SAM riboswitch aptamer (S box leader) from a soil metagenome, 150 nucleotides, folded computationally. Model confidence (mean pLDDT): 80 of 100. Its Rfam family is "SAM riboswitch aptamer (S box leader)". From the family's description: The SAM riboswitch is found upstream of a number of genes which code for proteins involved in methionine or cysteine biosynthesis in Gram-positive bacteria. The SAM riboswitch acts at the level of transcription termination control. The predicted structure consists of a complex stem-loop region followed by a single stem loop terminator region. The model forms 97% of the base pairs in the Rfam consensus.
Formats: sequence, C1' cells, structure tokens
RNA sequence: UCUUAUCCAGAGAGGCGGAGGGACCGGCCCUGCGAAGCCUCGGCAACCGCGAUUGGUUGGCUGGUUUGCUGGUUUUCAACGAACCAGCCAACCAGCCAACCAGAUGAAUGGUGCCAAUUCCGGCAGAGAUACAAAUUCUGGAAGAUGAGA
Repeated sequence: UCUUAUCCAGAGAGGCGGAGGGACCGGCCCUGCGAAGCCUCGGCAACCGCGAUUGGUUGGCUGGUUUGCUGGUUUUCAACGAACCAGCCAACCAGCCAACCAGAUGAAUGGUGCCAAUUCCGGCAGAGAUACAAAUUCUGGAAGAUGAGA
C1' cells in the first nucleotide's frame, strides 16, 4: 500500500510519570479527585490458530451388485450353447481414510486485539416530514480502528 471481515455487546486496579487526551476538522466530553506514555497484575472478546461434530466436493483403499471382454473347468466325439470359477474395464451402492470448502459449536494453554461515552456525535450523498432554511430521522458512502491474507 492492496483485498476482505467486523465495529449500538463486553471488560480496570496498582506503581512510575506530571499535562494533556478522545486519529483529522467542527462540536461535545474526559482530565491535578492526576491526561498521554511506560511497567505489573487482572479482565473482556473469540479474528487467526486448536478440539470434537454435521453437510458437500475431490482423491485413495476395501467390500458388494450389474453389464461387457478375456481365460479356465464341467457338460459334449467335437464345436456352438449352458453352468460355475478367476481376472480386467466401466457404472452404481456402502464403509473407512485424507485434503479442501461451508455451517453450527467448545475451550481459553498459543498469535494478535481491546478494557469512558455506538468508531462519543457529525463531516459527503440520497430519501422521509416541513412553505423554505435550520434542526431531526433513516439509508448508503468516506475516513479511521482491529484481525486475516497478499
């Protein structure tokens, strides 16, 4: 920097520090009853990872059924035919295994993240209502934050 998911839920004490902080702008807040930052301990959540599970796809193995082909045996003087057996190909079915995808779920030992106020609210566009404007409501977007991937 790009892609993608989420962002109205949740969760703070102590020590050091000593004036700012809430990304930006406007507003509105927090803050010497101690801001930022750093450290320690704790907590929240469940994105990645992990476990079991359900479904699907693909592949492999095993077994079964059916068709076809080949070979053998029996029957026959012989051949055809028939029956049986074996092998191979194909299709279908079942079971098992592996990988991948999707769903719901569990734990919190791993990698992050987070722990005032909805991302604190708005900023841009559209719509509703209003005579217009302002204010307001809804929807989408922009910007930002975090995860995962590149």